RNA sequence: GCGGGUAUAGUUUAGUGGUAGAACAACUGCCUUCCAAGCAGUAAACGAGAGUUCGAUUCUCUCUACCCGCA
Numbered sequence: 001g002c003g004g005g006u007a008u009a010g011u012u013u014a015g016u017g018g019u020a021g022a023a024c025a026a027c028u029g030c031c032u033u034c035c036a037a038g039c040a041g042u043a044a045a046c047g048a049g050a051g052u053u054c055g056a057u058u059c060u061c062u063c064u065a066c067c068c069g070c071a
Base pairs, nucleotide, nucleotide: 001070002069003068004067005066006065007064010024011023012022013021018054026042027041028040029039030038047063048062049061050060051059
């Protein structure tokens, strides 16, 4: 330099155009003499920009970061 892949919550991830879900973690409450475990609840996310569309996490383009291959 060329090609391909990935990017969603603090972490691991689901989600093939129509309300973004889960688990673990965090916090609050219940339980317990206390802690742990358990139960209930709360907050928290679509890498950036543009395009298509009534509507984009999803489709297209560019950029960024990381990974793989070729040179």